[in-house]
Context: one part of a larger RNA
RNA sequence: AGCAUAGAGUGGAUGCCUUGACUCGAGAUUCCGAUGAAGGACGUGGCUAGCUGCGAUAAGCUUCGGUGAGUUGCUAAGCAAACAGUGACCCGGAGAUUUCCGAAUAGGGAAACCUAAUCAGAGUUAUGUCUGAUUACCUCGCUUAUGCGAGGAGGACACUUGGUGAACUGAAACAUCUAAGUAACCAAGGGAAAGAAAUCAAAAGAGAUCCCCUUAGUAGUGGCGAGCGAAAAGGGAAUAGCCCAAACCUCACUUCGGUGAGGGGUUGUAGGACCCAAUAUGGAUUCAUUUUCUAUUAACCAAAUAUCCCUGGGAAGGGUUACCAAAGAGGGUAAAAGUCCCGUAGGUGAAAAUAGGUUUGAAUCCUAGGAUGUUCCUGAGUAGGGUCGGACACGUGUAAUCCGGCUUGAAUCUGGGAGGACCACCUUCCAAGGCUAAAUAUAUCUCGAGAUCGAUAGUGAACUAGUACCGUGAGGGAAAGGUGAAAAGCACCCCGGAUAGGGGGAUGAAAUAGAACCUGAAACUCUAUGCUU
Numbered sequence: 001a002g003c004a005u006a007g008a009g010u011g012g013a014u015g016c017c018u019u020g021a022c023u024c025g026a027g028a029u030u031c032c033g034a035u036g037a038a039g040g041a042c043g044u045g046g047c048u049a050g051c052u053g054c055g056a057u058a059a060g061c062u063u064c065g066g067u068g069a070g071u072u073g074c075u076a077a078g079c080a081a082a083c084a085g086u087g088a089c090c091c092g093g094a095g096a097u098u099u100c101c102g103a104a105u106a107g108g109g110a111a112a113c114c115u116a117a118u119c120a121g122a123g124u125u126a127u128g129u130c131u132g133a134u135u136a137c138c139u140c141g142c143u144u145a146u147g148c149g150a151g152g153a154g155g156a157c158a159c160u161u162g163g164u165g166a167a168c169u170g171a172a173a174c175a176u177c178u179a180a181g182u183a184a185c186c187a188a189g190g191g192a193a194a195g196a197a198a199u200c201a202a203a204a205g206a207g208a209u210c211c212c213c214u215u216a217g218u219a220g221u222g223g224c225g226a227g228c229g230a231a232a233a234g235g236g237a238a239u240a241g242c243c244c245a246a247a248c249c250u251c252a253c254u255u256c257g258g259u260g261a262g263g264g265g266u267u268g269u270a271g272g273a274c275c276c277a278a279u280a281u282g283g284a285u286u287c288a289u290u291u292u293c294u295a296u297u298a299a300c301c302a303a304a305u306a307u308c309c310c311u312g313g314g315a316a317g318g319g320u321u322a323c324c325a326a327a328g329a330g331g332g333u334a335a336a337a338g339u340c341c342c343g344u345a346g347g348u349g350a351a352a353a354u355a356g357g358u359u360u361g362a363a364u365c366c367u368a369g370g371a372u373g374u375u376c377c378u379g380a381g382u383a384g385g386g387u388c389g390g391a392c393a394c395g396u397g398u399a400a401u402c403c404g405g406c407u408u409g410a411a412u413c414u415g416g417g418a419g420g421a422c423c424a425c426c427u428u429c430c431a432a433g434g435c436u437a438a439a440u441a442u443a444u445c446u447c448g449a450g451a452u453c454g455a456u457a458g459u460g461a462a463c464u465a466g467u468a469c470c471g472u473g474a475g476g477g478a479a480a481g482g483u484g485a486a487a488a489g490c491a492c493c494c495c496g497g498a499u500a501g502g503g504g505g506a507u508g509a510a511a512u513a514g515a516a517c518c519u520g521a522a523a524c525u526c527u528a529u530g531c532u533u
Stems, first nucleotide, its partner, number of pairs: 001532009015518001016482002020453002022450007031155002039101003042055003046079002049075003061095006070083003106115003116135007137152006159189006170177001174223001199206002211236003220228002241435003244379001248263006268413001270378004275370002282366007293356005299348003306320001308319003322339002324328001330342003384408008394420001415430005469476002489517001492504004
């Protein structure tokens, strides 16, 4: 020095555990803000570093309910001082207070600071000083010459719609194409958007819209490359339909061109006006009211074994013997408990607030027939065309359909659009005005679930975590869980370099569970012994 065996150390794998995550489902809710938000700074406790709470009334104040014996939040024990059946602490409803910054808004400013004016008040001999209120800008209305009233501003990591709109990338290069109408920015909403056929279909018919399944990776599209990618039909969820413009009539005003108000009227099997007849019936919405009902925001009641025996430190385990069950979900208790505790099944409950429903009343709105086919009306710089773009699954293609710029430009019911160039026939619908709940999306909250993870996993974060730390900054971003059933956390003695560490001893079931604390692998280190060199 190597190998082997044994015993220690180091180290923190593994096993077990879970306070935390992750995903999904159901329900609620979908906004907050000049009555000062979101988010912060600084304070605030008898002693107070951090977290939490709160705001100079500062771990809190008032009140109304609940509960009922202890309490003065957590790390975190302690000392001191208090409160409490005259109901404390705690839980819930409502209210008060709520420094400074921040849209920040009296002016300024390097956020949490500085400096003002006007009015009123406190104080001073007087000034300085202090307290309260007001004083930014924009829009609209009314007033008027200065004000009053209303609204806005900013935030919100989800979702939806609209506007603007990339590149990396893929095509194994790259330009059409793709990524992608994605990311990002802006605006708006509580749900958004869409929506009651100028829709589909195909000889049969359907009957607004959105969403899910299917059709289907089909038909298509495509340097026919990479890729992109429908619809009808069918099955579900949910269902709801309406209002104007015009013709015509009346009234008012009129610069005689018309304008305004009211009635009327609203569709495609065409309808309406105009003409005749009639004046009934039913329904919807909003506002106020009613006090009863429902739900949410605190809570409450809730069955049933044993002082038995055994093992053990400990019984819930094993044995014996009973009982409850609309409750044998789950958690805890010294180990594995239906009957020990909390709960669970099943029931009960609100002074106050919120939401919904109910009762009553008022207002507003809607709601019928017939005849004729003569006259009038039925959305115009519109439909359509040309050209250039865009959207449609569809890249100009045979390219219909929809939207836009420029340029043109109809018809009027004997009318017009569509059926994927176009024409005829046929079928179907009625554009150029508007509104519309539900089914649908989900940031947050509550409840529940899991063939999700179990501390290098699961959120970055089970712990003082967006903390420590890094960076001028935008930003980046950790590590770190476990004594024991209970601190019973080692009184006392000894060694010692004397608050280290250790040996006795004590506690404990266990101390090789001693706080560097469950288990305690390997690499690695030491000691002893043997063998080899």
A computed fold for a 533-nucleotide part of an RNA from Candidatus Peregrinibacteria bacterium CG_4_9_14_0_8_um_filter_44_15, annotated as large-subunit ribosomal RNA, domain I.
The source organism's lineage runs through Bacteria, Bacteria candidate phyla and Candidatus Peregrinibacteriota.